[in-house]
The prediction has a mean pLDDT of 83. This is a predicted structure of a 71-nucleotide RNA (transfer RNA) from a Candidatus Doudnabacteria bacterium. Its Rfam family is "tRNA". The family's RNA type in Rfam is transfer RNA.

RNA sequence: GCGAGCGUAGUACAAUGGCAGUAUACGACCUUCCCAAGGUUGAGACGCGGGUUCGAUUCCCGUCGCUCGCU
Numbered sequence: 001g002c003g004a005g006c007g008u009a010g011u012a013c014a015a016u017g018g019c020a021g022u023a024u025a026c027g028a029c030c031u032u033c034c035c036a037a038g039g040u041u042g043a044g045a046c047g048c049g050g051g052u053u054c055g056a057u058u059c060c061c062g063u064c065g066c067u068c069g070c071u
Base pairs, nucleotide, nucleotide: 001070002069003068004067005066006065007064010024011023012022013021018054026042027041028040029039030038047063048062049061050060051059
């Protein structure tokens, strides 16, 4: 330099046009003499910028970052 893949909560992953969910971590409460474990509940995220669409995490383009392959 060329090509491909992946960017979603603190962390690890789903969702593939119509409300963004799970686990864990975190806060509060319950349980317990205390701790641990367990239960209930709460807050928290679609890399960035455009386009298409009634509607975009999803489709298209660009850009940034990471990984892999070729040279």